[in-house]
RNA sequence: ACCGCUCUCGCGGGAGAGACCGGGUUGGAUCGCGUGUCCUGGCCCGGCGCCGAAGGCGUAACCACCCCGGAAACGCUCAGGCAGAAGGACCGCACGAGCGGC
Numbered sequence: 001a002c003c004g005c006u007c008u009c010g011c012g013g014g015a016g017a018g019a020c021c022g023g024g025u026u027g028g029a030u031c032g033c034g035u036g037u038c039c040u041g042g043c044c045c046g047g048c049g050c051c052g053a054a055g056g057c058g059u060a061a062c063c064a065c066c067c068c069g070g071a072a073a074c075g076c077u078c079a080g081g082c083a084g085a086a087g088g089a090c091c092g093c094a095c096g097a098g099c100g101g102c
Stems, first nucleotide, its partner, number of pairs: 002101006010093004018048001020047007027039004049082003055078001056076003062070002
């Protein structure tokens, strides 16, 4: 140098589920100036329904043998999420670092 594995950063892809209901407060626009309409605007509180691919917990094939050990895309939904944005397991690319092989 080449190949493989692990990891950080960067780039790309990346699903699911109510733009839900009620109350309070507030911004802008509009009007025929009101308990009006629109931006399905912003924030707070409450309620019901739902999702699983941050994290967390449980469990199994299996691995291991010091043990109430390790372990999922399975399960639970504490957390998180249910227009968009953000996030997102995982996958790919690239630089670098470490380890191993040749």
Glycine riboswitch aptamer from an uncultured Caulobacteraceae bacterium, 102 nucleotides, folded computationally.
Of the family's consensus pairs, 90% are formed in the model.